[in-house]
A computed fold for a 316-nucleotide part of an RNA from a Candidatus Methanophagales archaeon, annotated as large-subunit ribosomal RNA, domain IV. It matches the Rfam family "Bacterial large subunit ribosomal RNA". The source organism's lineage runs through Archaea, Methanobacteriati, Methanobacteriota, Methanomicrobia and Candidatus Methanophagales. Its mean pLDDT, the model's own confidence on a scale to 100, is 86.

Context: one part of a larger RNA
Parts: sequence; structure tokens; C1' cells
RNA sequence: UCCAGCUAAGGGAAUUCGGCAAAUUAGCCCCGUAACUUCGGGAGAAGGGGUGCCUGCCCUGGAAGGGGCAGGUCGCAGUGACAAGGGAAGGCUAACUGUCUAAUAACAACACAGGUGACCGCAAGUCCGUAAGGAUUAGUACGGUCACUGACUCCUGCCCAGUGUAGGUAUCUGAAAGCCCAGUACAAUGGGACGAAGGACCUAUAAACGGCGGGGGUAACUCUGACCCUCUUAAGGUAGCGUAGUACCUAGCCGCUUAAUUGGCGGCUUGCACGAAAGAAGGAAUGAGCCUUCUACUGUCCCUAGCUGGAAACCG
Repeated sequence: UCCAGCUAAGGGAAUUCGGCAAAUUAGCCCCGUAACUUCGGGAGAAGGGGUGCCUGCCCUGGAAGGGGCAGGUCGCAGUGACAAGGGAAGGCUAACUGUCUAAUAACAACACAGGUGACCGCAAGUCCGUAAGGAUUAGUACGGUCACUGACUCCUGCCCAGUGUAGGUAUCUGAAAGCCCAGUACAAUGGGACGAAGGACCUAUAAACGGCGGGGGUAACUCUGACCCUCUUAAGGUAGCGUAGUACCUAGCCGCUUAAUUGGCGGCUUGCACGAAAGAAGGAAUGAGCCUUCUACUGUCCCUAGCUGGAAACCG
């Protein structure tokens, strides 16, 4: 010096990206316990008190034991060692228990119950196989398969022009074969009619893929613009939320928090580039998830020191 461990006066996060690490708390009994809430929870909330040994007595019990009262006594300390929750508040996110990158990721990712759509009446639909055959299934729509969403509450707006899917279709287009005509000693070849699917054409469909505007003017100060005009689209973003895990400008503006805040929270919101099942907004409980604050506590630090065990190193 390194590794593992222990202890430190006074201060107490000043350390640091960040309380990382350590410390605090801890068992059992009694009292007591808020917001919020899906009324189950939250909750061991929080916050207090007690705890050893000895003697006597009371209640209960068959006993072992359990519950209690009074007195005495020792220590710094009685869950005396070991073992053994720190707590509170605000927000983001995922409902939850669960699953995952064997060997750098345990998460907000996956799954989930629930929701919705599509296909399918069984010799079905979907999948494996060239086929025979097989799975779903010795099942039958309260079923099976596929896709998206993801408890619950409250909702889920407009667009079918494009792409896709499904249906229809008087007419048009539409290959080969076959048919008719021409041609060829036979052929080749040329032309014509017929005409499947598909397409053109017409509908339906967005919890299908997807999409959801611009300019100008206007109200008794100013500002703003309920209102009007115009271009344009298939339709011009509704509800809700919003500087967001999404906001470039941005350290937006205001308030709270601090002595001081590029942080956090609440509000506003002209959303570079939120937005409604690639779901929107809420939301109790839950989380080795993420951010912020307070309290307790501490060698994280001021500022280092000492000790124990081991390793290295030096001399031999």
C1' cells in the first nucleotide's frame, strides 16, 4: 500500500451524477394510527410505552401451560450474544402475482385476466407434408385459429380519395387449348368469333394499412377574436391531455420548495413534431423500476487517526 472487519470528539450529506457505501430501525406484548381508496386495503402506517431475575397471591386448565395483581432485587444496558423493517411526502411508469437476454441488461420489455375485429357449420377454417397422411380433435361457434389492445373507471371523434380485403357487374379488356375462315401436296403461318381468373367500372369496410390544411379581415383604450371572406382536401385533429420518458427555441412564463435550484412539483400553454385499442385520460393496491424533497441516522465528507486478521513488498 491492498483486501476483510471494528471504533471514533465536534459538525451531520458540507461528499457525490446520485446518501453509492455505511449507519439508523429491528423480536414479542399493550396503546394508537392520516390522506386516499376499486371499501378489500393503505397498516407493522406514523407515533408512544413495556420487556431480566426472585417472592407471594388471584383467575383458567386434568395437566403442561396461559392470563393477571402486589412487592422485592441487580446491571451502563434485560428480544443483554445470535437473529432481527429506518420512516414520511410528491411525481413518472407498468394494473396486479408472474416471465426474460444460462456467462455485462430483471426493466417502463414479455405475459396476464379483460376488450375488439377477422376466418370457420366440420368432407369446415388454420397449420405440417410433393403425396399418402397427420395436428387442432376422439373437439363442434359458450368451439377452434389469426391479429391488435391489455385489470378497473370514463370514453374511443372525422376520412373509403390512395393501398388492402370482401361483394357486384349491362358493357370494355383479357392467355393457351378447342372452333371457323384463309393458306399449305402435309405442315408452318395469318385472320376471326368465343371467352376463365384478374383488371377497368360500381359498392361496402378504419379496434384494416393509414390520413386528419392554408391565407385575410373583424368587438365602445389595447389585446384577443365568438363572427365573416377566400383557396383547397377523402377528411381537415373532436373529447381529453399537454414545455410531456413526446417541446427545437428552452434554463419557456408564473407560483411553491432553497441563502442560492439548468432540478422537482403545481398552473398556463402560440403541441418544432400529443391524441383516442401502434388506444386517450384517470386511478387504489403492488414494484430489488425511474425522478425529487423532508426526517432520523451516520467516517460520504470537514480530516483524518487508531486497532484486529490476511495479502503484497523489503531485509535475512